[in-house]
Molecule: RNase P RNA; transfer RNA
Organism: Candidatus Acetothermia bacterium
RNA sequence: AGAGAAGGCCAAGGGGUCGCGGAGGAUGAUCCACUAGGAUUUUCCUCUGAGGAAAGUCCGGACUCCAUAGGGCAGAUCACUGGGGAAAUCCCAGCGGGGGCGACCUCAGGGAGAGUGCAGCAGAGAGCAGACCGCCGAUGGCCCACGGCUGCUGGCCUUCGGGCACAGGCAAGGGUGAAACGGUGGUGUAAGAGACCACCAGCGAUUCGGGUGACCGGGUCGGCUCGGUAAACCCUGAUCGGAGCAAGGCCAAGUAAGAGGGCGCACGAGGACGGCCCGUCCGAGCCCUCGGGUAGGCCGCAUCAGUUGAAUGACCCCUCACGACAGAAUCCGGCUUACCGGCCUUCUCUUCCU
RNA sequence: GCGCCCGUAGCUCAGGGGACAGAGCGCUGGCCUCCGGAGCCAGAGGACGCAGGUUCAAAUCCUGCCGGGCGUACCA
Numbered sequence: 001a002g003a004g005a006a007g008g009c010c011a012a013g014g015g016g017u018c019g020c021g022g023a024g025g026a027u028g029a030u031c032c033a034c035u036a037g038g039a040u041u042u043u044c045c046u047c048u049g050a051g052g053a054a055a056g057u058c059c060g061g062a063c064u065c066c067a068u069a070g071g072g073c074a075g076a077u078c079a080c081u082g083g084g085g086a087a088a089u090c091c092c093a094g095c096g097g098g099g100g101c102g103a104c105c106u107c108a109g110g111g112a113g114a115g116u117g118c119a120g121c122a123g124a125g126a127g128c129a130g131a132c133c134g135c136c137g138a139u140g141g142c143c144c145a146c147g148g149c150u151g152c153u154g155g156c157c158u159u160c161g162g163g164c165a166c167a168g169g170c171a172a173g174g175g176u177g178a179a180a181c182g183g184u185g186g187u188g189u190a191a192g193a194g195a196c197c198a199c200c201a202g203c204g205a206u207u208c209g210g211g212u213g214a215c216c217g218g219g220u221c222g223g224c225u226c227g228g229u230a231a232a233c234c235c236u237g238a239u240c241g242g243a244g245c246a247a248g249g250c251c252a253a254g255u256a257a258g259a260g261g262g263c264g265c266a267c268g269a270g271g272a273c274g275g276c277c278c279g280u281c282c283g284a285g286c287c288c289u290c291g292g293g294u295a296g297g298c299c300g301c302a303u304c305a306g307u308u309g310a311a312u313g314a315c316c317c318c319u320c321a322c323g324a325c326a327g328a329a330u331c332c333g334g335c336u337u338a339c340c341g342g343c344c345u346u347c348u349c350u351u352c353c354u
Numbered sequence: 355g356c357g358c359c360c361g362u363a364g365c366u367c368a369g370g371g372g373a374c375a376g377a378g379c380g381c382u383g384g385c386c387u388c389c390g391g392a393g394c395c396a397g398a399g400g401a402c403g404c405a406g407g408u409u410c411a412a413a414u415c416c417u418g419c420c421g422g423g424c425g426u427a428c429c430a
Base pairs, nucleotide, nucleotide: 001350002349003348004347005346006345007344008343009342010341012319013318014317015316016315017314018313020049021048022047023046024045025044026043028041029040030039031038032037051325055336056335058334059333060332061331062330063244064243065242066241070278071277072276073275075240076239077238078237079236080094081093082092083091084090095109096107097106098105099104110235111234115233116232117229118228132174133173134170135169136168139167140166141164142163143162144161145159147157148156149155150154182200183199184198185197186196187195201225202224203222204221205220206219207218208217209216210215248299249298250297251296258290259289260288261287262286263285270282271281272280292429293428294427320323355426356425357424358423359422360421361420364379365378366377367376372410381397382396383395384394385393403419404418405417406416407415
C1' cells in the first nucleotide's frame, strides 16, 4: 500500500422566528365549599419532548382477571458442557462437526446398539444385498492333437499339450447411484477376497493420564468394518393452568331495561376462559339469533417523551463529505429484520521499503 | 393495540417427502353451423409468495421475511 476479520460509537452540525404536547411557577376570571381548599380557564416565564431499531409481534416476564390453580392421559416447547440471568428460540466462555491460507465464521449439536418406518429413478444388487460387463475356469465336462491297447472305416485309455467357456468359482476392475459392507501396499491364488500380513482410518470393550465438565491424548484386546434419516413416528430428560391493558376497575349518559329459540332449576344447567377424565368447589341461571342504546371521561399509565389511544412541525440564514432505515401508545429483558454513510480500537494475509 | 388464519394456472380449489404438480371454470385452435351459442376433439399457460436450512431428494418439513384476510369495545 492492497485485500480482509472481529468489536464498538454516531445517525449532518450551528443559529433565529412562529407553532404543538407535557411538567413547574406567576397572574386574572368563573363555579363549588365558604375553615384549610378543589375544579375549569386567560396571559406570561422557565424546563422538557422518539429510536437503534420506537418495526416484526418471534421468545420471555412484570401486571390484571378467571373462587382454589390439584392429579392423570393427550398436547406443546426445549435439548453439547460450564457459568450468568427473574425467565427466554437470551448472553458469555469452552468442547465437538463443517468452512476459510489466516484473523475468524457457522451449527435446530440428546438418542439410529429400544422398536417401527423410509430411501423414487437408475442399477445385477439398497439393508444381515448382489453378479450386467468383466477375471478365472485349478476341479469336473466337451472337442482337437501326441502316444498306447484292441476284437482295427470302430471302441477304450493316458497327458510335459492346445482349445471351448458348459457346470462352476470370484468380487479385484468397469458401470449405476446421494449411498454398493474400510483404504494403500504386499503375501497368496486358476482368478481372487481381511483369507493372511504391515501401515493408516473408524467402531466396540478395557485401561492409564489430563480437564469441574462436554471432551482430549495414549496403551492393550477384538478382523469387528451393519451405514443414512428423529426439521419421520418414536424413546429419554426438563418445563408448561388459561386469557390478555380492547386485561381489569370507577364515573357519566342512554334504551324496546325488547323479541324468538335451545338447555337447566338440585336426578343439578353452566362455570373454575384449554382436548378429555378424575378429585375439590361455586352454583340458578347459561347459550345462540335478531333488534336497541352509548361509543364520553378517569384510573391502570411510567424513575427526565407521553395521548382525546390525536404533540415533536413550518419558515429563514450559515457550513459540509448534501443527509439512510424509519416514528412511541401498559411497561421491561432479549431475538430477528430494515438502514445513505462516517469514525475509533484490535487483529490477519499478500507485496514493497528500512 | 392484542389474538388467529391464509398464500399452488387468469379465477375457485385439490395435492402434506420421490408426479411431466392436477381438477373445474376461463383462454387458444380445429370440427359442427349460414353465423353465434351449446356440444365434441386437441393444446397452451405454474419454475407452488420470497430467501435460507434439514434430507440423496422439499409445493410438502423447519426458520426468517413479504403480502393479504378475519376476530376482538361497553351497556342491556